[in-house]
Predicted 3D model of RNase P RNA and transfer RNA as a complex of 472 nucleotides.
RNA sequence: GACGCUAGACAGGCGACCGCGUCCGGAUCACUCCGGCCGAGGAAAGUCCGAACACGAAAGGACGACGGUGGUGGGUAACGCCCACCGACCCCGCUGCGGGUCAGGGACAGUGCCACAGAGAACAGACCGCCUCCGCUUCGGCGGCGGCAAGGGUGAAACGGUGCGGUAAGAGCGCACCGCCCGGACGGCGACGCCCGGGGCACGGCAAACCCCACCGCGUGCAAGCGCAAGCAGCCCCUCGGAACGACCUUGGCUUCCAAGAGCGUUCCUCACCGCGGUCCGCGGGACAUGGGCGGGUCGCGUGCUAGAGGGCGUCGGCAACGGCGCCCCGAGAGAAAUGGUCGCCACGGGAUCGCCUCGGCGGUCCCCGCACAGGAUUCGGCUUACGUCUAGCGGCAGCA
RNA sequence: UGGGGAUUGGUGUAACGGUAGCACGACUGGCUCUGAACCAGUUAGUCCAAGUUCGAAUCUUGGAUCCCCAG
Numbered sequence: 001g002a003c004g005c006u007a008g009a010c011a012g013g014c015g016a017c018c019g020c021g022u023c024c025g026g027a028u029c030a031c032u033c034c035g036g037c038c039g040a041g042g043a044a045a046g047u048c049c050g051a052a053c054a055c056g057a058a059a060g061g062a063c064g065a066c067g068g069u070g071g072u073g074g075g076u077a078a079c080g081c082c083c084a085c086c087g088a089c090c091c092c093g094c095u096g097c098g099g100g101u102c103a104g105g106g107a108c109a110g111u112g113c114c115a116c117a118g119a120g121a122a123c124a125g126a127c128c129g130c131c132u133c134c135g136c137u138u139c140g141g142c143g144g145c146g147g148c149a150a151g152g153g154u155g156a157a158a159c160g161g162u163g164c165g166g167u168a169a170g171a172g173c174g175c176a177c178c179g180c181c182c183g184g185a186c187g188g189c190g191a192c193g194c195c196c197g198g199g200g201c202a203c204g205g206c207a208a209a210c211c212c213c214a215c216c217g218c219g220u221g222c223a224a225g226c227g228c229a230a231g232c233a234g235c236c237c238c239u240c241g242g243a244a245c246g247a248c249c250u251u252g253g254c255u256u257c258c259a260a261g262a263g264c265g266u267u268c269c270u271c272a273c274c275g276c277g278g279u280c281c282g283c284g285g286g287a288c289a290u291g292g293g294c295g296g297g298u299c300g301c302g303u304g305c306u307a308g309a310g311g312g313c314g315u316c317g318g319c320a321a322c323g324g325c326g327c328c329c330c331g332a333g334a335g336a337a338a339u340g341g342u343c344g345c346c347a348c349g350g351g352a353u354c355g356c357c358u359c360g361g362c363g364g365u366c367c368c369c370g371c372a373c374a375g376g377a378u379u380c381g382g383c384u385u386a387c388g389u390c391u392a393g394c395g396g397c398a399g400c401a
Numbered sequence: 402u403g404g405g406g407a408u409u410g411g412u413g414u415a416a417c418g419g420u421a422g423c424a425c426g427a428c429u430g431g432c433u434c435u436g437a438a439c440c441a442g443u444u445a446g447u448c449c450a451a452g453u454u455c456g457a458a459u460c461u462u463g464g465a466u467c468c469c470c471a472g
Base pairs, nucleotide, nucleotide: 001397003395004394005393006392007391008390009389010388012346013345014344015343016342017341018340020039021038023036024035025034026033027032041373045384046383048382049381050380051379052378053221054220055219056218060281061280062279063278066217067216068215069214070213071085072084073083074082075081086104087102088101089100090099091098105212106211110210111209112206113205114204127152128151129148130147131146133144134143135142136141160178161177162176163175164174165173179201180199181198182197183196184195186193187192225303226302227301228300234294235293236292237291241269242268243267244266245265246264249261250260251259252258253257273285274284275283276282310329311328312327313326314325315324316323317322349368350367351366352365353364354363355362356361402471403470404469405468406467407466408465411425412424413423414422419455426444427443428442429441430440431439448464449463450462451461452460
């Protein structure tokens, strides 16, 4: 110096003219006109998460299936988000910090995979080798029995590591330190840290392998719902009852009434049936539907629809995320979907130049400048992606001293 | 608005986490009087990026594009 990565801030204000939109006020018979307040985003995007709110014949409880999260503690309405801490690894540093990444529960519940190479890839193994003994020998070495897994090789990874002793040669065979396992004390809410003691020196990796463990999850969603207006056209199928009451009809007896039968209406019951995503319990609906099928009408208006887990300032608590308290503010609510253009000034930023100054920095003049990504539709809290300028940190690359 | 699926040479389509293959096309050569057919050879690829792993087309995450269903 340019590039890349990460984090943060901004992505304007005032005035005038013309042109739009909801609402409010006024005028007009009406058309319409006048005035006033206000009028997109940090991502409004992706639709990845979590909710508020609404409805659903319990939407309840349990189990299962499916899906999600995964160190500890805290924040939050909640979350897969945020904060702090712990641990591991990487970079820098040089013995102190600091920065970054983590998909960070379990490999002794079980099953599975580790190609090729290599002797051997989980409780494996002798290719080259080392050693004792025996035999042969052209004196270079070869062969056999036995011992070894320390050295070399293969591989991403080789069944603890370094050093010393010991041994025929070796090996945790023994010892010291580390590593691992068990027990305990201390500190910490905890994950963990640190110290002491003992021990066999053995118990590879992969769970973004299947899985196990812990915790979480009802469904559908503003085109959800609620109301008004308007309009039509109903028909068919399947099952099986019971009780009470009421009115009416028929028959018999009898004349205060009683009995039987048929249909009708109302109410209640029940699990024939239906519903609560699969099952159980439980509950609800229910005697003709609310189940199943065919067909018709309405695709209009209002509401939901913007005052909120809201914003700003100050203060207190907290390492922080965040929370409490006090005061102030109300900032699009469209309904086929509006918010634009021009000019001037200021501010922010950039460039050039000049002056001052102790590297930083300050001041003056001129020029450029709304750029990039890009626009609501129930509303919030996040995540992710896109992107211009500036600031800070990190990284390597190039050049110079 | 809600739900589901796909992407591999120019084209079509295979490949269990362990060598990206086959066919058509294109090009070159051979054969033939010439062309076709045929034979031989060549060319050309995992949508993009990051991650897990010794190793990724395959597993995971984010993004891009396309298709289907319902309303």
Overview
Rfam match: Bacterial RNase P class A. The family is grouped with related families in Rfam's "RNaseP clan". It is annotated as a ribozyme. The coordinates come from a structure-prediction model, not an experiment, and the mean pLDDT is 76.